[in-house]
Parts: sequence; C1' cells; structure tokens
RNA sequence: GAGCCGGCCGGGCGGCCGCGGGCGGCAACGCUCGAGGAAAGUCCGGACUCCGCAGGGCAGGGUGCUGGGUAACGCCCAGGCGGGGGCGACCUCGCGGAAGCGCCACAGAGAACAGACCGCCGCGUGAGCGGUAAGGGUGAAACGGUGAGGUAAGAGCUCACCAGCGGGCCGGGUGACCGGUCCGGCUCGGCAAGCCCCACCCGGAGCAAGGCCAAGCAGGGAGCGUGGUGAGGGCUCGAGCAGCGAUGCGAGAGCCUCCCCGAAGGACGGCCCGUCCGAGCUCCCGGGUAGGCCGCACGAGGGCUUCGGCCCCGGUGCGUUCGAGAGAGCGCACAGAGAGAUGGUCGCCGCCGGCCCGCGAGGGCCGGUACAGGAUCCGGCUUACAGGCCGGCUCCU
RNA sequence: CGGGGCGUAGCUCAGCCUGGUAGAGCAUCUGCUUUGGGAGCAGAGGGUCGGAGGUUCGAAUCCUCUCGCCCCGACCA
Repeated sequence: GAGCCGGCCGGGCGGCCGCGGGCGGCAACGCUCGAGGAAAGUCCGGACUCCGCAGGGCAGGGUGCUGGGUAACGCCCAGGCGGGGGCGACCUCGCGGAAGCGCCACAGAGAACAGACCGCCGCGUGAGCGGUAAGGGUGAAACGGUGAGGUAAGAGCUCACCAGCGGGCCGGGUGACCGGUCCGGCUCGGCAAGCCCCACCCGGAGCAAGGCCAAGCAGGGAGCGUGGUGAGGGCUCGAGCAGCGAUGCGAGAGCCUCCCCGAAGGACGGCCCGUCCGAGCUCCCGGGUAGGCCGCACGAGGGCUUCGGCCCCGGUGCGUUCGAGAGAGCGCACAGAGAGAUGGUCGCCGCCGGCCCGCGAGGGCCGGUACAGGAUCCGGCUUACAGGCCGGCUCCU
Repeated sequence: CGGGGCGUAGCUCAGCCUGGUAGAGCAUCUGCUUUGGGAGCAGAGGGUCGGAGGUUCGAAUCCUCUCGCCCCGACCA
C1' cells in the first nucleotide's frame, strides 16, 4: 500500500418553542419517563387467548450430512464430505433416497441396460451384407483413462497402473466420516427447488384473540333438523270401581321437569374412527352501537403462595453515600395510549468531502451528516443503512 | 394490526399445476375496397413475462429475496 474476517458505534452539549404517558396539586404548574439495530418485510419459531380436554389413522404442510445449544425453530456454534472462486487470509454453493412412474426439446445414425451416419476390417464384380464403439461428427449429456498384449479390424477381450463402485478386515472418531489393506473387471447417465419413497415435526384461528361493563335497535327470508308404545316425579283431565255421603282407588291421555338410549343433525380445520352436545344449527337481507375498563408491560431467571401477592437473583439509567481508584451500598424509575406522542429551530463542538490561504503547525469558506420509526410480547432470519472505531489475519514493497 | 390474492404487447386477459418456437381479442400501421370517411377483407409491427439471485442442458412456469397494486376482517340483536 492492497485486502480478508469478527465485534461495536451510528452524533454530543446548551437556549427557545412544542408533543404523549405516569405521579402530585383545587388550579396555575411541578417532578419523572418517552423508539431501533434494524422498531421494517411479516419469512420462520414460540408465549398468551379462544375454539372441546387438543385423541388415533388418512389426506395436507414443513424440514432433511453429523454432534451439541434452546421454550421452540427452517435459528446459532463446532465439525464432516463434495463443487466453484481467490497467489493468500478466506469466501460461496450443495449434501436422506435414483427402488417405482415420468421427463431429457433442438441437433444427432443413436438419449437409457442405446446406437452403425462418416470411417476401419472381412465377404461380394456390384448393389449391399456382416463385424467393430478404437478415430471423426452432433449434443448439456454418447456407457472409464494411459500403456502393453491381442485381433482381419477392434473392444476390460486379457494384463499393469490410475479413477470410480460394491464387499471383507484392521485402526481412529460420540458421530457424519477418515486412514490402511485385500478381493471382485463390477464400469453402473442426469433431474426429487417433477411425482414419489423414508425419517422426524405440525390441531385451527389469531390481541379486530378474548373477558367485563354501559348504550341502542326491528326484524324478515331460505336450507337442514326437531326421535322414543322407555322409567321416576309434579300438575291438569279422566272412562270406571268402592261407599248412603264426604271421599278414596284409579286404566289411560295431555303438559312440564329430570334420567337413560339414540336415527338424523351439530361441534372437534378436510375425510374416517373415536369423543362430546343433542333442540337447535347454518347462510342471506335488513337494523343498532362504534363508548369505557382489563388483556398491556425491565427480564422466556429462581423459590414460596391463602392466587391477592411476597422474597431472592440479574440488566439499564438517574440521584446520593463510602472509597485514591476499581468498585460497593441505598433510593427511585424502566413507552405503552386513540389512527397512534418522542418534534422543530438557533448556537457551539465533533465527523466526512471540496476549494482557498500559509514554508509549516494550522486557519478560513461552502456543502453533507444515513436507513428508518413501536401498536400484545419475545427468540431468530432476511432486507435497507452517510460515516466511523477496535481486534485478529493475509499478500506485495 | 392481522389474513388472502395479483403483476405477461398500449388496454383486457390466456399460457404457469405437468419447464423446451410467448399467444388471443380490442387498439396501432400498411395495402385493397370507396368520390371521401366508417364498416369489411388481407397482411405487418410491437414483449428485459415487475426486479434480482438460485435449481436445471434449458425458467413466464420451480425455489428464495425484493418492489408495486388490489381485496377481506369490529361488536350487539
């Protein structure tokens, strides 16, 4: 000087005018808190809430080398194998399975356990027939490579070495896998981000979830269904029987309630099973209200609990005390709202770029200072981002 | 805030599932026809398939990221 990797910051102080939450105050007002590394895209995973307690199978969706981390993940860390790029530090992509079905356009003779177009060899007067995958040509892809033997010419046809595949043994590793050795001429296309097979995971919806309160209105239509000679109880009616009568007994019927069974129906995302409910369910049109409270706020740390909360631990900021300092103790606070606040301006400083002045140290002027903003919350991924800092490493001089 | 869908010629759409020359209608242009225009007939031009990357021999189509647009969703009776 040129790069590579990892981590971090991403303005500071003050004045004036403003905004939102909480607390105090009758009020004026005071005190205090007030966006991010991505709050974003909504691509994954959860918490939480409701649906029925979240069942089994099929279908559907997702993931896919190995080991670990985690509440969980498609995330993270470490490792393995293969392809590509770079002199290098390093970067990047892929990785379960080709058994079955399917596809491989055009070109090419032939495109999947293939194939004779040119060539080579043999036969034949010739047309042609047969052999041959060594050479040429086509293509993204043409059924191992080099050498020797062999042959009419050739070919793993045979042999040596190399490459791949399959198998055995030994050693290392938790494992993916690696190293060594021996055997078998076994030489075997690609695509699974095509269907599929294997293993594992996944119930559905989402804070407009959901709970409480208040206010207000007007219902209408369509579709499906509304079962049981069952048992008990209550009420009503009650043929008839007993009795002089009051009255009693009373087959049976209707209604209500409860229990049991249960066709159809409904619920559990679709189907089946299974379970539960079982007299209502679904859809359409119309009407009303669009108000309040909770959910809802430091922590996906731990323990106890009478479920109200309490205690311990940890993080950030401010104040205060101690201490030389590092730090320690104490106190307080940690956005949460509605279509939604965190802003504007001025001055000084910082950073970057350009121009000018100056021998120089330096000074002056101008311009710039990003991406972007909570909406239930959390862990990730991805994408956007002016400029800068720190650490390690590589190459060249 | 949550959920779903779409982007292909100037406009409206097909093709995507199952990868292999990118198509239709209207519009535009040229010619014929007509005195001229319209209508009709014949023909032609026009496409980074929203953008980027990947899988594949090959991508509008399959996968990922990204940009833009559209639709639906409150409660009560």
Predicted 3D model of RNase P RNA and transfer RNA as a complex of 474 nucleotides. It holds a member of the Rfam family "Bacterial RNase P class A". Rfam's curators write: Ribonuclease P (RNase P) is a ubiquitous endoribonuclease, found in archaea, bacteria and eukarya as well as chloroplasts and mitochondria.